[in-house]
Context: one part of a larger RNA
RNA sequence: GAAUGAACGCUGGCGGCGUGCUUAACACAUGCAAGUCGAACGAGAAAGGGAUUGCUUGCAAUCCUGAGUAGAGUGGCGCACGGGUGAGUAACACGUAGAUAAUCUGCCUCCAAGCCUGGGAUAACUAUUCGAAAGGGUAGCUAAUACCGGAUAAAGUCGAUUCACAUAAGUAGAUUGAUGAAAGAUUGCCUCUUCUUGAAAGCAAUUGUUUGGGGAUGAGUUUGCGUACCAUUAGCUUGUUGGUGGGGUAAAGGCCUACCAAGGCAACGAUGGUUAGCUGGUCUGAGAGGAUGAUCAGCCACACUGGAACUGGAACACGGUCCAGACUCCUACGGGAGGCAGCAGUGAGGAAUUUUGCGCAAUGGGGGCAACCCUGACGCAGCAACGCCGCGUGAGUGAAGAAGGCCUUUGGGUCGUAAAGCUCUGUCAACAGGGAAGAAGUUAUAAUUAUUUAAUAGAUGAUUGUAUUGACGGUACCUGUGGAGGAAGCGCCGGCUAACUCCGUGCCAGCAGCCGCGGUAACACGGGGGGCGCAAGCGUUAUUC
Numbered sequence: 001g002a003a004u005g006a007a008c009g010c011u012g013g014c015g016g017c018g019u020g021c022u023u024a025a026c027a028c029a030u031g032c033a034a035g036u037c038g039a040a041c042g043a044g045a046a047a048g049g050g051a052u053u054g055c056u057u058g059c060a061a062u063c064c065u066g067a068g069u070a071g072a073g074u075g076g077c078g079c080a081c082g083g084g085u086g087a088g089u090a091a092c093a094c095g096u097a098g099a100u101a102a103u104c105u106g107c108c109u110c111c112a113a114g115c116c117u118g119g120g121a122u123a124a125c126u127a128u129u130c131g132a133a134a135g136g137g138u139a140g141c142u143a144a145u146a147c148c149g150g151a152u153a154a155a156g157u158c159g160a161u162u163c164a165c166a167u168a169a170g171u172a173g174a175u176u177g178a179u180g181a182a183a184g185a186u187u188g189c190c191u192c193u194u195c196u197u198g199a200a201a202g203c204a205a206u207u208g209u210u211u212g213g214g215g216a217u218g219a220g221u222u223u224g225c226g227u228a229c230c231a232u233u234a235g236c237u238u239g240u241u242g243g244u245g246g247g248g249u250a251a252a253g254g255c256c257u258a259c260c261a262a263g264g265c266a267a268c269g270a271u272g273g274u275u276a277g278c279u280g281g282u283c284u285g286a287g288a289g290g291a292u293g294a295u296c297a298g299c300c301a302c303a304c305u306g307g308a309a310c311u312g313g314a315a316c317a318c319g320g321u322c323c324a325g326a327c328u329c330c331u332a333c334g335g336g337a338g339g340c341a342g343c344a345g346u347g348a349g350g351a352a353u354u355u356u357g358c359g360c361a362a363u364g365g366g367g368g369c370a371a372c373c374c375u376g377a378c379g380c381a382g383c384a385a386c387g388c389c390g391c392g393u394g395a396g397u398g399a400a401g402a403a404g405g406c407c408u409u410u411g412g413g414u415c416g417u418a419a420a421g422c423u424c425u426g427u428c429a430a431c432a433g434g435g436a437a438g439a440a441g442u443u444a445u446a447a448u449u450a451u452u453u454a455a456u457a458g459a460u461g462a463u464u465g466u467a468u469u470g471a472c473g474g475u476a477c478c479u480g481u482g483g484a485g486g487a488a489g490c491g492c493c494g495g496c497u498a499a500c501u502c503c504g505u506g507c508c509a510g511c512a513g514c515c516g517c518g519g520u521a522a523c524a525c526g527g528g529g530g531g532c533g534c535a536a537g538c539g540u541u542a543u544u545c
Base pairs, nucleotide, nucleotide: 001545002544003543004542006541007540008539009538010537013391014390015389016388017387018386019384020383021349026347027346028345030344031343032342035077036076037075040074041073048065049064050063051062052061053060054059055058084302085301086300094226095225096224097223098222099221100220103219104218108215109214110213111212112211113210114209115208116150117149118148119147125140126139127138128137129136130135156179157178158177159176160175161174162173164171165170184207185206186205187204188203189202193200194199195198228274229273230272235265236264237263240262241261242260243259244258245257246256247255277299278298279297280296281292282291283290284289304325305324306323307322308321327338328337329336330335355381357380358379359378363377364375365374366373367372394424395423396422397421404415405414406413407412428486430481431480432479433478434477438472443467444466445465446464447463448462449461450460451459452458489534490533491532492531493530494515495514496513500529501528502527503526504525510517511516
């Protein structure tokens, strides 16, 4: 000199864009942060309103509506994404370049083929019962795209035989045996068949489902190289190193197991210890390098602490389950409930870090045919000079120079064109008026058209018109009103280092980054005047180069 997620002191007008617990991975009150689908399924209220009847005139019953709505339940998909944190980890964790002839991949997409025929349950519900509660038990009823059989099937899987190409286990083909699937829903129509009204077991469209093969995406595993400090850590290792058989996995493998052999690593640093998430990057520097890893992006790990599996395409799962532990809470003492390192917020710790805000309008995500619902992701607003950038606090004129302050050799010098005065301007702020872009779509409707079809139904696709959607926000921006009005401080002035004098003090009080000042004329302490530097900031401290 540059820099910072900074803090502290003094001061503080506005705007834009960013950033904001670096400490206790400490404990958490409260609210919200993951739901959705009635076009998979069976059931299905109430309040309120209306009508009728009975009449003890303000109650009871019934019916309609509310409504096939709400709230539950079975089932599907999602909850493995998104969001947080950096405790652990010196490791194939990360970076980079490969391997997988050792693997998997829901949703999406393309191609091929199919969706035939049966069955038994169960929740909800009803009855009963246990418990303070959390939560259960028993009996009975019922549905499905829930569950379980049978049929059919090969381009699938496994075994056997055979052949071609490769050569490290493999790849592709042929024959044969075994094994092995499924589910419907919605909308519309009457050409054919049945009943003869417009409906179906019929037809059509859309969607779903099953099997197989590709693609895309995502993931698992694995290898070379790189990846902190300590030798005041020199030896370490028994599933250890390798083989065979078996098990296990989507998958190679001591991954696990039985037996056999005695290996394997290490001064090119094993083992042990300390510290640490890694990277793109960031800061600095002419560079080489050094330091660092906030925000943003990629990867990894973790979710009160430790362990375990279940479900699933994928988890050994932050807002799932089970066990143990610590802590907190409820209890009728028998037993139960909880997990903010999600967003706000509280306490504690600390030099120190924000609102218990608005909205799903946009972007993105989940569910749904859709309408739509959910979304503390996200978009915005609030707080903080925490940072960067921009603007303003007025402009012109105005004396051989007012008053006043300070200094003085008492002549004067200086603050100083500075002020006042005169002439202007109108940024920002204030008030008033107007007022956006961000909106594309989806859906509905109308028209035209293409495909499908028996069809001028219907469905699907394309084009055009109309209607509808804004949290921010009456915000940005524009115009007007009045009027210099509301807007300057901080540090320093001995040398380094730009900037000097007076008074006070008298080795005292004090200053200080280094050298050093102060003991009676201190340019170094404290104050006044003046000056220098930066400026809505200026200094100090801490840290890095």
Source information: A computed fold for a 545-nucleotide part of an RNA from a metagenome, annotated as small-subunit ribosomal RNA, 5' domain. The prediction has a mean pLDDT of 82. It matches the Rfam family "Bacterial small subunit ribosomal RNA". Its family is annotated with ribosome and structural constituent of ribosome in the Gene Ontology.